[in-house]
Context: one part of a larger RNA
């Protein structure tokens, strides 16, 4: 010094295990906020670092229910006080209290801290309570230059502001990249921004499609037509619709003619104009108004308001059926018997239907929240002929220029929409059917509202999983967005497991009245389960014995 075996150290693999993720599925909820949110800081227990809980009434108070023997939250024992069958802790529903900052709002500031004023008020104090931010609306007073006014000013009411995970709608709007380069193109109207909304949002009751037919009938969402018609440095690529086939279905108000009130103005006193406000009135086989003339007094809603059986959240209650002499450290194992509208699951010293929570199944709430048959107010709906030519959305439709959205890069570009300049008709009227014209079909713009079908999940609750089991699974199974890094945006870890039960080794030796370690001592089944604790692989380090240089 090598090899090889035993037993050991070191060392944290494996195996098991799951307190914690991950994911569908289905219902709830879909918002909080000046009555001060979200996030915070600082406080708050008898002894109290931290977490949780709560707010100077500070691990809380009230007050209505459940509930039942113990109870004063976790790590966390323990001391001392105390509470509780007069129902204490505990759980649920309303309600009080809620220090500062924070949108933060009297003023200011380096958040979490300094400051003022008016009015009240007492116990008169370095006291206490209450108002005082801005901006929009609406309405009253004032009111300049500048007379009339208007600007501003001032009160007074109401209301916004800020947060939130994704969904929605609207503005603005890239680029890496793709074309194997690159400029139109493409990513993409995509990310990113900004504004606003809601439980959904958008879209919606035809100036819609079709196609020559006895048509179809608001939108939205999916399946299909369909990678098709086109579009395209006809390159990369981009891509429809009608139509069929389903989901849910719901239609409805205004302007205007015309009437009549009120206030003003005008005025030839015949009346006429302006505003409001009410009637009336809503459509394309045109529809209403007015005028005559007949009929008619019902019928059918509602998406408003209210009440309301019922049903559901929000704590609970009941609730079936075993035993002992076996094995073992413990019985749930083996043995014999029972239940079952419960043999889902999960705990108990090893595998439990019958031991415990529970499971089928039945039952339940004073006050609170929701829904909600039905009932009730309240609104809202009707015709037929004939004459009349009042009304039916105007700087609008259209046209040019220039330019965006339509699958369509300007093309034959038709439909939609801005910017700029022109500028219509008025039911003998207009708009569309992919240049245009003419014929013929359809529709009726230039104003508003709308349930459900459709997205989404930050959050709440059940239930599941040919998910994950600690280098995985969330970044976090643990006091983790911590620690620690960074000036700062922001970046971001590592770390589970004694045993059934703490029974956690009294005693005694060695040591520094350590740390540690031993021990004939003790608990356990087991201590090579001893807190550096389960199981303990390699890889590196010893020991001892062989054999061998």
């Nucleotide at each position: 010094g090598g090899c090889u075996g035993a037993c050991g150290g070191u060392g944290g693999a494996u195996g098991c295990c799951u307190u914690g993720g991950c994911g569908u599925a289905c219902a709830g909820a879909g918002g909080c906020g000046a009555u001060g949110a979200a996030g915070g800081a600082c406080g708050u227990g008898g002894c109290u670092a931290g977490c949780u809980g709560c707010g100077a009434u500070a691990a809380u108070c009230u007050u209505c229910g459940g509930g039942u023997a113990g109870g004063u939250g976790c790590u966390a024992a323990g001391c001392a006080a105390c509470c509780u069958u007069u129902g204490a802790u505990c759980c649920g529903g309303a309600g009080g209290u809620c220090u500062c900052c924070g949108a933060a709002u009297g003023g200011g500031a380096a958040a979490a801290c300094c400051u003022c004023a008016a009015c009240g008020g007492c116990u008169c104090g370095u006291c206490c309570g209450u108002u005082g931010a801005u901006c929009a609306u609406a309405c009253a007073c004032u009111g300049a230059a500048u007379a009339c006014a208007u600007a501003g000013g001032u009160g007074u009411a109401u209301g916004a502001g800020g947060c939130u995970a994704a969904c929605c709608u609207g503005g603005u709007g890239a680029a890496g990249u793709g074309a194997a380069a690159c400029a139109u193109c493409u990513c993409a109207g995509u990310a990113a921004c900004c504004a606003g909304a809601g439980g959904a949002a958008a879209a919606g009751a035809a100036a819609u499609c079709a196609a020559a037919a006895u048509g179809a009938g608001a939108a939205u969402c999916c399946c299909u037509c369909a990678g098709u018609a086109g579009c395209g440095g006809c390159g990369a690529g981009c891509g429809a619709a009608c139509g069929g086939g389903g989901a849910a279905u719901a239609g409805g108000c205004c302007a205007a003619a015309c009437u009549g009130a009120u206030a003003g103005g005008a005025u030839u006193c015949g009346u006429c104009c302006u505003a409001u406000c009410a009637g009336g009135g809503u459509u394309g086989u045109a529809g209403g108004g007015c005028c005559c003339u007949c009929a008619a007094c019902a019928u059918a809603g509602g998406a408003c308001c209210g009440c309301a059986a019922g049903g559901g959240a929000a704590a609970g209650c009941a609730g079936a059926a075993a035993c002992g002499a076996c094995u073992g450290g413990a019985a749930a194992g083996a043995g014999u018997u029972c239940c079952a509208c419960a043999g889902a699951g999960g705990g108990u010293g090893a595998u439990a239907g019958a031991c415990c929570c529970g499971u089928a199944u039945g039952c339940g709430a004073a006050a609170u929240c929701u829904u909600g048959a039905g009932c009730g107010g309240c609104u809202u709906u009707a015709g037929a002929g004939g004459g009349u030519a009042c009304c039916u959305g105007a700087g609008u439709a259209c046209c040019a220029c220039a330019g965006g959205g339509c699958a369509c890069g300007u093309g034959u570009a038709a439909c939609c929409c801005g910017g700029u300049g022109g500028g219509a008709a008025u039911c003998u009227g207009g708009g569309a059917g992919g240049a245009c014209c003419a014929u013929c079909u359809u529709c009726c713009a230039a104003g508003c509202c709308u349930a459900a079908u459709u997205a989404c999940u930050a959050c709440u609750g059940u239930a599941c999983g040919a998910c994950c089991g600690a280098u995985a699974g969330u970044g976090a199974a643990c006091c983790a967005g911590u620690a620690c890094c960074g000036u700062g945006a922001g970046g971001g870890a590592a770390a589970g497991g004694u045993g059934a039960a703490a029974a956690g080794u009294a005693c005694c030796c060695c040591g520094g009245c350590u740390a540690g370690g031993g021990g004939c001592a003790g608990u356990g089944a087991a201590a090579u389960a001893g807190u550096a604790c389960c199981u303990g692989a390699a890889a590196c380090c010893g020991u001892c014995a062989g054999c061998u240089u």
Molecule: large-subunit ribosomal RNA, domain I
Organism: uncultured myxobacterium HF0070_11L13